Description: The RNA shown here (Bacterial small signal recognition particle RNA) has 99 nucleotides and comes from a Planctomycetota bacterium. Model confidence (mean pLDDT): 75 of 100. The gene name in the source record is ffs. The organism belongs to Planctomycetota, within Bacteria. The model forms 93% of the base pairs in the Rfam consensus. The RNAcentral record of the sequence draws on ENA.
RNA sequence: GGCUGGGCCCGGCGCGAGGAUCGCCCGUGAACCUGGUCAGGGCCUGACGGCAGCAGCCAUAAGCGGUCGUGGUCCGGCGCCGCCGGCGACCUGGCCGUC
Numbered sequence: 001g002g003c004u005g006g007g008c009c010c011g012g013c014g015c016g017a018g019g020a021u022c023g024c025c026c027g028u029g030a031a032c033c034u035g036g037u038c039a040g041g042g043c044c045u046g047a048c049g050g051c052a053g054c055a056g057c058c059a060u061a062a063g064c065g066g067u068c069g070u071g072g073u074c075c076g077g078c079g080c081c082g083c084c085g086g087c088g089a090c091c092u093g094g095c096c097g098u099c
Stems, first nucleotide, its partner, number of pairs: 001096007009086006015079002018075007025066004034059004042051003
């Protein structure tokens, strides 16, 4: 001096955690304007029976809440795990040549 590898740095992609949000799940949840069952009582009926239906109970809608779990989306100098690319300066290794 030439060739080449790596590190540092930058960019992109992927992946993983974090945050936010939505869903699943669980709980709660409508005096009446949800449903079911409808005691009591009411109405109809000669009777048999029937009708509507308050409370209660059950199930839920909207909503609210919930620890963990789980799925989706978004976010950002989070990351250190991987891959690709980059040129500049620095550090470093190998090979070759010359002095």